Context: one part of a larger RNA
RNA sequence: ACUAGUUGAGGGAACUCGACAAAUUAGCCCCGUAUCUUUGGUAUAAGGGGUCCCUGUGAUUGUAGGCUUAUGUUUGCGAUCGCAGGGUGCAAUUACAGGGUGGGUCCGACUGUUUAACACAAACUUAGCCUUCUGCUAACCUGCAAAGGCGUGUAUAGAAGGUGACGUCUGCCCAGUGCCUGCACUUCAAACUCCUUUUCAAGGGAGCUAAGAACAGGUAAACGGCGGGGGUAACUAUAACUCUCUUAAGGUAGCGAAAUGCCUUGUCGUUUGAUUGACGACCCGCAUGAAUGACGUAACGAGUCCCACAUUGUCCCCAAUUAGAACUCUC
Numbered sequence: 001a002c003u004a005g006u007u008g009a010g011g012g013a014a015c016u017c018g019a020c021a022a023a024u025u026a027g028c029c030c031c032g033u034a035u036c037u038u039u040g041g042u043a044u045a046a047g048g049g050g051u052c053c054c055u056g057u058g059a060u061u062g063u064a065g066g067c068u069u070a071u072g073u074u075u076g077c078g079a080u081c082g083c084a085g086g087g088u089g090c091a092a093u094u095a096c097a098g099g100g101u102g103g104g105u106c107c108g109a110c111u112g113u114u115u116a117a118c119a120c121a122a123a124c125u126u127a128g129c130c131u132u133c134u135g136c137u138a139a140c141c142u143g144c145a146a147a148g149g150c151g152u153g154u155a156u157a158g159a160a161g162g163u164g165a166c167g168u169c170u171g172c173c174c175a176g177u178g179c180c181u182g183c184a185c186u187u188c189a190a191a192c193u194c195c196u197u198u199u200c201a202a203g204g205g206a207g208c209u210a211a212g213a214a215c216a217g218g219u220a221a222a223c224g225g226c227g228g229g230g231g232u233a234a235c236u237a238u239a240a241c242u243c244u245c246u247u248a249a250g251g252u253a254g255c256g257a258a259a260u261g262c263c264u265u266g267u268c269g270u271u272u273g274a275u276u277g278a279c280g281a282c283c284c285g286c287a288u289g290a291a292u293g294a295c296g297u298a299a300c301g302a303g304u305c306c307c308a309c310a311u312u313g314u315c316c317c318c319a320a321u322u323a324g325a326a327c328u329c330u331c
């Protein structure tokens, strides 16, 4: 010096990407508990006090007697719950076991599940919501088939897909690509019918026609999409207003430097002595946006980030010590 522990003056996160690790807290009883809330919770919130032994005393009560009878009172042996005084130690849940706490943001509602051996999560699932298909010899799935599953079920059912509790909502576009419906007319293969070299064959031509295409509609909780330029108000600035090009329609409500913002450490405020951080705002948003769901949200989370209290060898700055192992020397 190493491994695993123990202890530490003063300071107390100054360490570090980050309080990682360690420390703190801890059981039970009593008091007392904010904010928010879906009124259930949050909550062991937070924050205080007590906890062992002895003695005295009180209350309630069991049981066995006595005295009495309104019903109590008294004696003995207990049980439970208090109150007071005293005792010991630094310390009375003394060992073992055994929550650190609070505030704010994001994400996901929650419990649950997951990459055996780099990932436990914001991913998957979920109840709820929505759409599509399906009338039962169903649709869908397995199989070449017979047949089987769903199901000895029957639309309050089964199958497929999307979203993901709850609350408030879910705007515009059917031009493109899908899907569905219709279809007077058009197009269209083989087969079939007819014609065709003087005859046969091959060949040629015409007609008829399914699906499909074309045509006409519908459909976005289908795949998806949701503009540009110029001018204008009696300071300036800005533009409720207006002109123009253009689209299928030109992004509505919300939210917004965001898990999304390039420029960017945007600007302002709060927090700090100091902050590329965090939170609250602002909004010309490089490139937000509504079940590819939008925005809120109590509770929950070995999730993410920020702050504070408590606590500490994380650090200032290392030291001592226990056990082990290693190395050197000696026998």
Stems, first nucleotide, its partner, number of pairs: 002324007010316002014314001019311001027051005036041001038165001052087016088092001100309005106303001107301002112124002128163007140149003166296004171226003176223002178219005186213002192207005227245005254288001255285001266282006
Large-subunit ribosomal RNA, domain IV from a Nanobdellota archaeon, 331 nucleotides, folded computationally. The coordinates come from a structure-prediction model, not an experiment, and the mean pLDDT is 85. Rfam family: Archaeal large subunit ribosomal RNA.